[in-house]
RNA sequence: GGGCCUAUAGCUUAAUGGCAGAGCACUCGGUUUGCAUCCGAGAAAUCGGGGUUCGAUUCCCCGUAGGUCCACCA
Numbered sequence: 001g002g003g004c005c006u007a008u009a010g011c012u013u014a015a016u017g018g019c020a021g022a023g024c025a026c027u028c029g030g031u032u033u034g035c036a037u038c039c040g041a042g043a044a045a046u047c048g049g050g051g052u053u054c055g056a057u058u059c060c061c062c063g064u065a066g067g068u069c070c071a072c073c074a
Stems, first nucleotide, its partner, number of pairs: 001070007010024004018054001026042005047063005
């Protein structure tokens, strides 16, 4: 330098052109003498910019970051 893959909550990870869900973690409440467990409730996210569309997390372009393979230099 080129090809391919990936980017969603603090972490791991779903989703599909039409309200973004789950597990763990966190907060509050209940339970307990207390802790843990358990139960209930809550807060929390689509890498950045642009385009298509009535509508984009999803499709297209550019960029950024990470991974992988190849090439080049040494």
Molecule: transfer RNA
Organism: Candidatus Sungbacteria bacterium RIFCSPHIGHO2_02_FULL_41_12b